[in-house]
Molecule: Bacterial RNase P class A
Organism: Tepidiphilus sp. J10
RNA sequence: GGAGUUGGCCAGGCAGUCGCUGCACGGUUCGCCGCGUAGAGGAAAGUCCGGGCUCCACAGGGCGGAGUGCCAGGUAACGCCUGGGCGCUAUAAGUCGAAAGACCCAAGGCGACGGAAAGUGCAACAGAAAAGAUACCGCCGAUGGCAAGCCGCAAGGUUUGAUCAGGCAAGGUUGAAAUGGCGAGGUAAGAGCUCACCGCGGACGUGGCAACACGGACGGCAAGGUAAACCCCACUCGGAGCAAAGCCAAAUAGGCAGGCGCGUCAAUGACCACUGCGUCAUCGACAUCGGCGGCCCGCCGAAGCCUGCGGGUAGGCUGCUUGAGGCGAUGGGCGACCAUCGUCCCAGAUGAAUGACUGCCCACGACAGAACCCGGCUUAUCGGCCAACUCCACCU
Repeated sequence: GGAGUUGGCCAGGCAGUCGCUGCACGGUUCGCCGCGUAGAGGAAAGUCCGGGCUCCACAGGGCGGAGUGCCAGGUAACGCCUGGGCGCUAUAAGUCGAAAGACCCAAGGCGACGGAAAGUGCAACAGAAAAGAUACCGCCGAUGGCAAGCCGCAAGGUUUGAUCAGGCAAGGUUGAAAUGGCGAGGUAAGAGCUCACCGCGGACGUGGCAACACGGACGGCAAGGUAAACCCCACUCGGAGCAAAGCCAAAUAGGCAGGCGCGUCAAUGACCACUGCGUCAUCGACAUCGGCGGCCCGCCGAAGCCUGCGGGUAGGCUGCUUGAGGCGAUGGGCGACCAUCGUCCCAGAUGAAUGACUGCCCACGACAGAACCCGGCUUAUCGGCCAACUCCACCU
């Protein structure tokens, strides 16, 4: 310098004018006005995980349910993050090649990655066979028969046949998957039957905190797959959510308490639980309260009226933004992150502000708008900048 991979940061800029919301100050006729200052995001989104906070529930334990699941660390916590292990995997470079392509594969990417020798279940189609086996094609037919030939007087011997019994699982065929792989020995043909290497297993040794890796012996081929099937093991988990929750508190209508009143007198009539200081009705007079704006008169109306307390509604306030906070320095750690010191205050609305217009410039500007707060994950996103790592080329 080129190519690639990963991570972090930014999210058009500047100026002017007019508005909107919070806060501070000043003024005010208490309605506001003036002035200054601050005013969305990396995802404010999805609401998928985890916590703070609030209220309710809660002695302890068990059953049941939900979730998580390699190891170590980080964290308030997590299903997140960091580092490591194991498995799978892409591209460049490289090697071979005429090519197609093959091999080998960097930084990287992906993994619900505990248990299948506790038990149960499942596996379409195809296939002989889908789990404690099997034999369709095939191979053999040593052994025992059979048939034929030959030898023999006979007993019998011997050769041939794939013909019966039988042996085998090497090869072929099916499938996503077939009972270790491959080579040699061995055999009638074969087979872990035997051996070497690889794989596998439980111990042992070494390294590592661990996951795990490596090693030399030993074993014997048993223990196929599937747990995002039931299940087993280990660990974690109470519920609801800021419309949580707390405080202040009208009018109207309920509730409770207290006070006043629903009357008094006379007359007439009626009634009976029958002669009572009885009850009811009518009329008259007087009295109470309300209405006719107030007062007096008058008129009309009524069985209720007044006061206090308490709960709740409307409305208002708090919760509300100082926080697992930002920035800087130093120290610790591979890292996620942590500690100490210094410094800063950085939206808080509630019909809900954060905008509109104009001018200039450029690389012509994406996705998108807080609503209690925070840590993650996921999804959307015009473009730009920086760093680390890997490979290649060149120079020193």